[in-house]
A computed fold for a 526-nucleotide part of an RNA from a metagenome, annotated as small-subunit ribosomal RNA, 5' domain. The coordinates come from a structure-prediction model, not an experiment, and the mean pLDDT is 88.

Context: one part of a larger RNA
RNA sequence: GAUUGAACGCUGGCGGCACGCCUAACACAUGCAAGUCGAGCGGUAACAUGCUUAGUAGCAAUACUAAGUGAUGACGAGCGGCGGACGGGUGAGGAACACGUAGGGAUCUGCCUCUAAGCGGGGGACAACCAAGGGAAACUUUGGCUAAUACCGCAUAACAUCGAGAGAUCAAAGCUGCCGCAAGGUGGCACUUAGAGAGGAGCCUGCGUCCGAUUAGCUAGUUGGUAGGGUAAAAGCCUACCAAGGCGAUGAUCGGUAACUGGUCUGAGAGGACGACCAGUCACACUGGGGCUGAGACACGGCCCAGACUCCUACGGGAGGCAGCAGUGGGGAAUCUUGGACAAUGGGGGCAACCCUGAUCCAGCGAUGCCGCGUGAGUGAAGAAGGCCUUCGGGUCGUAAAGCUCUUUAGGUUGGGAAGAAGGUUAUACGUGGAUAAUACGUGUAGCUUGACGGUACUAACAGAAUAAGCACCGGCAAACUCUGUGCCAGCAGCCGCGGUAAUACAGAGGGUGCAAGCGUUAAUC
Repeated sequence: GAUUGAACGCUGGCGGCACGCCUAACACAUGCAAGUCGAGCGGUAACAUGCUUAGUAGCAAUACUAAGUGAUGACGAGCGGCGGACGGGUGAGGAACACGUAGGGAUCUGCCUCUAAGCGGGGGACAACCAAGGGAAACUUUGGCUAAUACCGCAUAACAUCGAGAGAUCAAAGCUGCCGCAAGGUGGCACUUAGAGAGGAGCCUGCGUCCGAUUAGCUAGUUGGUAGGGUAAAAGCCUACCAAGGCGAUGAUCGGUAACUGGUCUGAGAGGACGACCAGUCACACUGGGGCUGAGACACGGCCCAGACUCCUACGGGAGGCAGCAGUGGGGAAUCUUGGACAAUGGGGGCAACCCUGAUCCAGCGAUGCCGCGUGAGUGAAGAAGGCCUUCGGGUCGUAAAGCUCUUUAGGUUGGGAAGAAGGUUAUACGUGGAUAAUACGUGUAGCUUGACGGUACUAACAGAAUAAGCACCGGCAAACUCUGUGCCAGCAGCCGCGGUAAUACAGAGGGUGCAAGCGUUAAUC
């Protein structure tokens, strides 16, 4: 000098864009953060509608009340499907195929795309519900009824699997729209098998990746083989047997430290230091262990066991896990709101409408950083008053102020006012498809409709210099000097060093210098 996720002191007008627990991977009150599908199913707890019955009011239409009815819109709980393996957080562990890079071959892959084929015919259950219990609760037991795209046989069976071959074996599910009086026809979405692809995942290898030798030897599943097991898959991955190997001063083993990278900071570069934010990968989810389900987990807001801690209890027994978003206590020099919205982008579910989404988009707080703007402009010498200095003549603050003439950014008040919106839905026309037609799909036109931010950005008018400057330094390094006070005291100090009666070095004042909504100090890196 440059830099920072900074902190502290003094000061502080506005805006834009970023960033904001670096410490205790410490403990957590409360709310929210993963649901969705009624176009899979039996149904009907709530809401609304219709219908039926009864009553009341009325001449009546009708209105109200009560009961019934799943008939309709819908839908609590339940069965079932898909998703809760993504997204979000943190960096404890890990010096390792964890990461980076370049390769390899023995693998799996839900949803998606393309291709080929199929989608026949049956059965028995279990929830919900009902009945009877147990328990303080969490919850739970027994008996009975029932549906399905839940479950199980049968049929069919290849370009699938097994097998040398002959041969053997393996599947499925329906729901719904439209036309039609019906029979029936025809679409949409699903379902099963196989092949290919895309994207994703697992495995193996070469090379690279911190410090310590005051760590020199380490290793028995250890190194290799055979056989068996095991996995989606190669392999001591596991087991039995056999052999005695394998690694190491090119640093094994041990100890310490550390998430890695793209990159960031600095530097002319070579290097050095770092790895906040953003992006890729890994690991973890109170601590340790385990598997289940599933295409995918050994699963942050799933399960089981053990432990510590907290809470409830009728003492028999139960409940919990913010390193999600806010927020609390604690620790600390130190780090924000218990906000709004799904309008956009993206994700999950759904044919769709739509629902959910603390992802995300926004707003709030903080000079934490970077950038921009403002705190006025012109004129104005009686060089005013006042302060300070003085050789007492004057000098300086100083065109500075006042005065006069203007301007109105930002801020204030009153108006106007976007873009971010693509879509969705209704009607209609045309096209594709369809044996005609319709539903359906695509396109056009017309109507209606969707914005948290936010009456925001932007803009017009009005008033009025009105509301807006500090901080550090002035002995040398290093730009900037005098007076007073103090008297080796009080104090300063980055280094050299100042202070013991004329201190440009302490303290105050006047003046000056440098930066400026900041300025200094401390810490840290180059």